The RNA shown here (Bacterial RNase P class A) has 361 nucleotides and comes from a Bacteroidales bacterium. It was read from a public genome assembly, where an Rfam model found it. The source organism's lineage runs through Bacteria, Pseudomonadati, Bacteroidota, Bacteroidia and Bacteroidales. The coordinates come from a structure-prediction model, not an experiment, and the mean pLDDT is 76.
RNA sequence: AGCAAUUCUUGUUCUAUCGCUGGUAGAUUUUUUUCUACGAGAGGAAAGUCCGGGCAACAUAGAGCACCAUACUACCUAACGGGUAGGCAAUAUUUAUAUAUUGACAGCAAGUGCCACAGAAAAUUACCGCCUUAGCAAUAGGGUAAGGGUGAAAAUGUGAGGUAAGAGCUCACACAAUGGCUUAGUGAUAGGUUGUUGGGGUAAACCUUAUGGGUUGAAAGACCAAAUAUAUCAGCAUAGAGUGGCUCGCUCGUUAUGGCUGAGGGGUAGGUCGUUGGAGGCUUAUUGUGAAGUAAGUCCUAGAUUAAUGAUAGAAGCCUUUUUUAAGGUACAGAACCCGGCUUAUAGAGAAUUGCUUUGU
Numbered sequence: 001a002g003c004a005a006u007u008c009u010u011g012u013u014c015u016a017u018c019g020c021u022g023g024u025a026g027a028u029u030u031u032u033u034u035c036u037a038c039g040a041g042a043g044g045a046a047a048g049u050c051c052g053g054g055c056a057a058c059a060u061a062g063a064g065c066a067c068c069a070u071a072c073u074a075c076c077u078a079a080c081g082g083g084u085a086g087g088c089a090a091u092a093u094u095u096a097u098a099u100a101u102u103g104a105c106a107g108c109a110a111g112u113g114c115c116a117c118a119g120a121a122a123a124u125u126a127c128c129g130c131c132u133u134a135g136c137a138a139u140a141g142g143g144u145a146a147g148g149g150u151g152a153a154a155a156u157g158u159g160a161g162g163u164a165a166g167a168g169c170u171c172a173c174a175c176a177a178u179g180g181c182u183u184a185g186u187g188a189u190a191g192g193u194u195g196u197u198g199g200g201g202u203a204a205a206c207c208u209u210a211u212g213g214g215u216u217g218a219a220a221g222a223c224c225a226a227a228u229a230u231a232u233c234a235g236c237a238u239a240g241a242g243u244g245g246c247u248c249g250c251u252c253g254u255u256a257u258g259g260c261u262g263a264g265g266g267g268u269a270g271g272u273c274g275u276u277g278g279a280g281g282c283u284u285a286u287u288g289u290g291a292a293g294u295a296a297g298u299c300c301u302a303g304a305u306u307a308a309u310g311a312u313a314g315a316a317g318c319c320u321u322u323u324u325u326a327a328g329g330u331a332c333a334g335a336a337c338c339c340g341g342c343u344u345a346u347a348g349a350g351a352a353u354u355g356c357u358u359u360g361u
Base pairs, nucleotide, nucleotide: 001357002356003355004354005353006352007351008350009349010348012316013315014314015313016312017311018310020041021040023038024037025036026035027034043332047343048342050341051340052339053338054337055217056216057215058214062252063251064250065249067213068212069211070210071209072086073085074084075083076082087105088103089102090101091100092099093098106208107207111206112205113202114201115200127148128147129144130143131142132141133140134139156174157173158172159171160170161169175198176197177196178195179194180193181192182191183190184189221273222272223271224270230264232263233262234261235260236259242257243256244255245254246253280299281298282297283296284295285294286293287292317330318329319328320327321326
């Protein structure tokens, strides 16, 4: 210097004129409204509605079943299926215990299932082959699982002995799983030593274990004003039966009410709050590998409700191309109770870390 990967920041600026919404102050006024000055006014994802909460109601408060979610260890956080740092495993590269990526990483030694096709056989193996008996031969019987073939996977591997030929049949050294003891570590785990066993895989297969989960949702809810007719009809029921809430469903319980179902018809749908001062932002110092915590100082930064946050003109910034002083582009995208995460979209610009290649010292 180039290529690749990962992470983070930013994502237009200025001037002029006019306009919109809220707020503060003043004046005015038909106590409606109008004018003046000053300040503020859409994001990193506001998107998705996937998680977790705050807040509100049920409510004075449930239990069990069912259902759902999570799943290596420690820590952070209000909490999380999130984040940080580790452990283990797999994959790729490789001189390598090195680097990177991924992990739906509790359990198959509780049980029940499944492993297509090919193959003799997917666990009660025998197609070829090897050994042996009978036979002129074809062929038939018996033994074998070391060699070959099929397959993702075929009874742990290497060597020696042994055998009719073979086989953990025997031995030595290894491998895998698992139990005990011990060392290091907060822990997951790792090392050492020793015993036992020697077919696997699969749980986003059924399932088992452990932990956890009340529901609804701002169109939640609260208050005020105004208006009105259910005294109509039909069916069922008739005294605590039934109905409603707690609850997506069931049982028990508890609580409110004191008829239920249907048809026809009537009134209202206006206003205020919720509504933005917070698990808040910024700066400095400090603790920690880090996520983050602590202390001090400082700031107030939309609140609409048929829905504002803009339009025009000029100049500039950045990027691309080129006929060089020209042309083009400037992304994804718009708050609606609020906050913390995750996921997705994004023209460009910048920064850091790691790996490889090349060049120079």